[in-house]
Molecule: c-di-GMP-I riboswitch aptamer
Organism: Gammaproteobacteria bacterium
RNA sequence: CGAUUCAAAGGGCAAACCCGUCGCGAGGCGGGGACGCAAAGCCUCCGGCUUUCAUGCGGUGACGCGAAAGUAGCGGGGUUGCCAAC
Numbered sequence: 001c002g003a004u005u006c007a008a009a010g011g012g013c014a015a016a017c018c019c020g021u022c023g024c025g026a027g028g029c030g031g032g033g034a035c036g037c038a039a040a041g042c043c044u045c046c047g048g049c050u051u052u053c054a055u056g057c058g059g060u061g062a063c064g065c066g067a068a069a070g071u072a073g074c075g076g077g078g079u080u081g082c083c084a085a086c
Base pairs, nucleotide, nucleotide: 002086012037013036017032018031019030020029021028022027035073041079042078043077045076046075047074048071049070050069051068052067055066056065057064058063
């Protein structure tokens, strides 16, 4: 110097579930807890999925479409980044 494939060590994050709290909800946040994760760090730009109190259009209605919200631990993309066997 090479990192896309990878030894070791030190560390990191934390699913389900439980408690608290916020939210109409999906779900978020804090604590406990570890199924997993080499970007399970960060960003909704694209597709998927989920939700909907309020809101636009259609419908008698159930509901559909839009819209809004959520998911970065659904995938793609963008961006930053630790160690270093050999």